[in-house]
RNA sequence: UCUUAUUAAGAGUGAUGGAGGGAAUAGGCCCUGAGAAAUCCAGCAACCUAUUUAGUUAGGUGCUAAAUCCUACGGUUAUACCGAGAGAUGAGA
Numbered sequence: 001u002c003u004u005a006u007u008a009a010g011a012g013u014g015a016u017g018g019a020g021g022g023a024a025u026a027g028g029c030c031c032u033g034a035g036a037a038a039u040c041c042a043g044c045a046a047c048c049u050a051u052u053u054a055g056u057u058a059g060g061u062g063c064u065a066a067a068u069c070c071u072a073c074g075g076u077u078a079u080a081c082c083g084a085g086a087g088a089u090g091a092g093a
Base pairs, nucleotide, nucleotide: 001093002092003091004090005089006088007087012041014040015039016038020031021030022029025072026071027070028069042064043063044062046061047060048059049058050057052055068086073083074082075081076080
């Protein structure tokens, strides 16, 4: 980079840390010294692998504010709905 599946469910009153964070751009709207990011621990759930055979266990990943926080492009009278695009994650090439 390409293909494919999923993307409104679920999961922290923990420790360290000490100011940012919600992917990028823009516009909004939010979270945060009643403690952000990050790391560890804990937890959640699904994909893959192994073992077994129907249900777990172990491992590789992922995730743990808000729909992928919302909008951006198209359609429908359109703060709504549907679709596309982009992104994220898994698997494969």

Record summary: Model confidence (mean pLDDT): 78 of 100. The RNA shown here (SAM riboswitch aptamer (S box leader)) has 93 nucleotides and comes from a bovine gut metagenome. Rfam family: SAM riboswitch aptamer (S box leader). Rfam's curators write: The SAM riboswitch is found upstream of a number of genes which code for proteins involved in methionine or cysteine biosynthesis in Gram-positive bacteria. The model forms 90% of the base pairs in the Rfam consensus. RNAcentral holds the sequence, with entries from MGnify.